[in-house]
Description: A computed fold for a 71-nucleotide RNA from a Minisyncoccota bacterium, annotated as transfer RNA. Its Rfam family is "tRNA". Rfam classes the family as a transfer RNA.
RNA sequence: GGGCCUGUAGUUAAGUGGCAUAACAGUACAUUCGCAUUGUACAGUCGGGAGUUCGAUUCUCCCCAGGUCCA
Numbered sequence: 001g002g003g004c005c006u007g008u009a010g011u012u013a014a015g016u017g018g019c020a021u022a023a024c025a026g027u028a029c030a031u032u033c034g035c036a037u038u039g040u041a042c043a044g045u046c047g048g049g050a051g052u053u054c055g056a057u058u059c060u061c062c063c064c065a066g067g068u069c070c071a
Base pairs, nucleotide, nucleotide: 001070002069003068004067005066006065007064010024011023012022013021018054026042027041028040029039030038047063048062049061050060051059
């Protein structure tokens, strides 16, 4: 320098054009003498930009970061 893959919540992941989701973690309440457990509720996320589309996490392009292969 070039090819390919990956990027979604604090962490690990699902989601192939139409409500952004699960588990753990976090907060509040209940339960307890207290802690733990358990139950209920809540908060929090699509790497950045542009394009296509009525509508983009999803399709296209560029950039950024990581991985892998070739030179």